[in-house]
RNA sequence: AAGGUGGGACGAUCUGUCGCGCUCCGUUCAAGCGGGGUGAGGAAAGUCCGGGCAGGGCAGGGCACCCGGCUGUGGAAAGCACAGUGGGGAGUAAUCUUCAGGAGGCCGUAACAGAAAACAACCGCCCGAUAGGGUAAGGGUGAAAACGCGAGGCAAGAGCUCACGACGCCGCGGCGGCGACGCCCGACGGGUACGGCACCCGGGCCUGCAAGACCAAAUAUACUGGCAGAUGAGGGCUGCCCGCCCGAUGCCAGGGGGUAGGUUGCGCCAGAUAAAUGGCAGAUUCAAAAACAGAACCCGGCUUACGGCCCCGCCUUUAAC
Repeated sequence: AAGGUGGGACGAUCUGUCGCGCUCCGUUCAAGCGGGGUGAGGAAAGUCCGGGCAGGGCAGGGCACCCGGCUGUGGAAAGCACAGUGGGGAGUAAUCUUCAGGAGGCCGUAACAGAAAACAACCGCCCGAUAGGGUAAGGGUGAAAACGCGAGGCAAGAGCUCACGACGCCGCGGCGGCGACGCCCGACGGGUACGGCACCCGGGCCUGCAAGACCAAAUAUACUGGCAGAUGAGGGCUGCCCGCCCGAUGCCAGGGGGUAGGUUGCGCCAGAUAAAUGGCAGAUUCAAAAACAGAACCCGGCUUACGGCCCCGCCUUUAAC
C1' cells in the first nucleotide's frame, strides 16, 4: 500500500428568510397581535422478550399446558450483556458460525441406491453332500455400513484374544482452574445417526393506556314524592271552537345508572388532538448533506433497515528501508 476481519463514534453545524405545535410574558372585553423559550431517532421501526403501571381473577397445594436449559460474573428481569468451556463446520489467517441438562429406558425416521440403515449374508471366503451352515476380513451401494491398525488365533473369519490408539463411562485417584472443563493414571465397555417422549432443574394467572380513574348534557327511563283523573285524564280528525271516535293514565318535581362531550392517566421544557417538529437561499468540513427513517403511557433489551465519513485493534499478501 492493497485486500480482509473485529470493535467504536458520527449520521450535520452556522447565517438569513418564510412557516408549524406547546408554553411563558405583555396587550386586549374577547378574537387576535407582539416578544421570549422549547420541539424526534440511532434505530422513534418490528411489537419479539422482560418489567413498571392498570383492571379482572386468586385460601393453600397439585396435575395439565407453555417457555427456558454448558460455566462464571453483572442485572429488577429477559429469547439480555460481557468473559469463558466442550463438540461440529467455513477460512491461509485474523475471525466467523452452529450446537449444549439427560446414565439407563421407550417410540419414530434413515428418501434413492444397496443384501442389509440396526434381529444385516448380494458377490466373495470356509465347511459340506449342488441341501444346509459358518463368516462383517475383501468387493460393491450410500450422506452415513456395525471402532482403527498390527499380531495371535481359526476350517475361513471376527474385539474372539492381546499390544498400541480413538471414543464413551467410571474412580469420594493425582495435578491445574471459582467453574464449565483440561492434562495424567487406573478399571470397564462395544447397536450407528437424527428427532420426539418419559425424566431432572428453573420460570410462567388473564387482559392491555382503545388499560383504568373522575366530571357529566340532550332524549328516554328504574325508583320516590305531589297533583289531576271513568262525574272522562289524555289522544285522533283540526289553525281554533263545537261535534264525532278511542278510553287510563297524564302533568310537575326529585333522582340513580349508562351515552355524547370534557378532565385525568401523560412526562420536573417534545407531546396528542388524526396528531406540530418544516421549506427555500448561502457558507463550512475532501465532498453533491444525502441513506434508513417520524415519538403516541414509560423504562430495560433483542431483531431488522441504513448512503457516507472518521477512529482503534488484529490477519494475509506484496514492496521499500
RNAcentral holds the sequence, with entries from ENA. A computed fold for a 321-nucleotide RNA from a Bacteroidales bacterium, annotated as Bacterial RNase P class A. A source record names the gene rnpB. The model forms 87% of the base pairs in the Rfam consensus. Rfam family: Bacterial RNase P class A. By type it is a ribozyme. NCBI's taxonomy places the organism under Bacteria, Pseudomonadati, Bacteroidota, Bacteroidia, Bacteroidales. The coordinates come from a structure-prediction model, not an experiment, and the mean pLDDT is 77.